[in-house]
Parts: sequence; structure tokens; C1' cells
RNA sequence: UGCCCUCUCGUCCAAUGGCAGGACAGCUGAUUCUGGAUCAGCCGAUCGUGGUUCGAAUCCACGGGGGGCAA
Repeated sequence: UGCCCUCUCGUCCAAUGGCAGGACAGCUGAUUCUGGAUCAGCCGAUCGUGGUUCGAAUCCACGGGGGGCAA
């Protein structure tokens, strides 16, 4: 410098263009002699800006982060 891939709760992973969900973690409660075990509940995210569309996590453009290949 060119090309390719990738970006979703704190972490990991889902979501046919149509209500963003699950597990773990965290918090609260129950249970218990105790809780780091078990059970119930709560909290919490689409990298940014535009565009397409009735509708975008999803498609397109540009930008940003990360990874890879070539030189």
C1' cells in the first nucleotide's frame, strides 16, 4: 500500500427484512446452621453517520475498531 473477514448486554452465542432472545456473570429474594450449591425474579446490548425500504441487527455507501493474506 492493496485485498479479504469480522464488530449484538460485562463475556460467549442466537435472531427469514417484521416485538433484539438464551447461557454465564452481576443484583434482589427464597431455601439453608452457612452458601461459592439449588430455585425464583431483576438488570443489561445491535461500532458511528447517512442511504434503500411500509419496516434494517440484517441490504448499500462512507468512516472507526479488531483479525488475516500479499508485497